[in-house]
Predicted 3D model of a 268-nucleotide part of an RNA (large-subunit ribosomal RNA, domain VI) from a Myxococcota bacterium.
NCBI's taxonomy places the organism under Bacteria, Pseudomonadati, Myxococcota.
The coordinates come from a structure-prediction model, not an experiment, and the mean pLDDT is 87.
It matches the Rfam family "Bacterial large subunit ribosomal RNA".
The RNAcentral record of the full RNA draws on ENA.
Context: one part of a larger RNA
RNA sequence: CGUAGGAUACUUGAAGAGGAGCUUUUCUUAGUACGAGAGGACCGGAAAGGACGAACCUCUGGUGAACCAAUUGUCCUGCCUAGGGCAUUGUUGGGUAGCUAAGUUCGGACAGGAUAACCGCUGAAAGCAUCUAAGCGGGAAGCCUCCCUCAAGAUAAGGUAUCCCUGAGCACAAGCUCCCAGAAGGGCAGUCGUAGACGACGACGUUGAUAGGCUGGAUGUGUAAAGGCUGUAAGGCCAAAGCUGACCAGUACUAAUCGCCCGGGAGG
Numbered sequence: 001c002g003u004a005g006g007a008u009a010c011u012u013g014a015a016g017a018g019g020a021g022c023u024u025u026u027c028u029u030a031g032u033a034c035g036a037g038a039g040g041a042c043c044g045g046a047a048a049g050g051a052c053g054a055a056c057c058u059c060u061g062g063u064g065a066a067c068c069a070a071u072u073g074u075c076c077u078g079c080c081u082a083g084g085g086c087a088u089u090g091u092u093g094g095g096u097a098g099c100u101a102a103g104u105u106c107g108g109a110c111a112g113g114a115u116a117a118c119c120g121c122u123g124a125a126a127g128c129a130u131c132u133a134a135g136c137g138g139g140a141a142g143c144c145u146c147c148c149u150c151a152a153g154a155u156a157a158g159g160u161a162u163c164c165c166u167g168a169g170c171a172c173a174a175g176c177u178c179c180c181a182g183a184a185g186g187g188c189a190g191u192c193g194u195a196g197a198c199g200a201c202g203a204c205g206u207u208g209a210u211a212g213g214c215u216g217g218a219u220g221u222g223u224a225a226a227g228g229c230u231g232u233a234a235g236g237c238c239a240a241a242g243c244u245g246a247c248c249a250g251u252a253c254u255a256a257u258c259g260c261c262c263g264g265g266a267g268g
Stems, first nucleotide, its partner, number of pairs: 001153001005164007016150004022050007034039001052107005060101004067094005072087006111145003118138004165267001167178004180265001185262004190204004210255003213251005220243002227238004
C1' cells in the first nucleotide's frame, strides 16, 4: 500500500509451504510347516533396545564472577576483637533461580486411496491360446491423504461475532466549503518479562500486585556477632544459629504522574 468505511477478537484451510518418515535383537506362534538329516521358516502376536528428533528441569548431574562458609599474604578501619580492599572470582568447599545433558517424558504409528515391477480374472483381434485390445482385481519403506507446524499478499486477498462515526451552509442529486464535532480503537511516553539484537510479542498502570522495597516462606550454607557460662588452653554451650541473587506468596511503602498524537460526519 492492497484486501472498496474504520476497528477489536476468534477462526476456515484436499489453496499452498515446511517437518516427520529409520532400524536391530529377544520371546511366542514353533523346534511347527519343510527336510533323510543337518538345519529351519512365511504369516500373526508381544517385549526390550540403538541412532535421530522435540519438549522439559521432578529426579541424576554441570554451570551458577550479585548466595554461604573456610583460608593464605598484605594494606586499612588508632589497637585487641570484629570487619573491609587487593592479590585470576586471591585460593578452596558447597550451592538457589535460570540455562542445560550425560537426566526425564514423548515421537516415527495405525489406517484409507491411486499405483511401479510383478501376480491375476474375464476376453477377442487370431473358433485355439493370450493379464489387454474393451472391461475388472491384487500389489511397495516409494506417491496422495492421515500426524505435527506455518499459513487469506490464497490479489479468487475467505468466514463469524461484536464495537464506532447520522453537524452547519450551498445544492434536486453528484458534490463543494468549514471559526463545529476528534468516535470505536490504536500509538507515544511509563512499570516490566513468560518476550527479545533493535523493532516486535506479552503483562500492568491506583477500579493497580507491573517492578522495587518490606513481611513471611522456600532453598543454600552450616551453628554469626556481642555478651554470659565453662575449660590451663585449643575450644565447648546458650544456638538448626546467623546470613541468604534470580524462587513462592502476601502487603500500596516507592515508582507506573500529568499528558500528547493518530484515527473523523455512514463509506466507488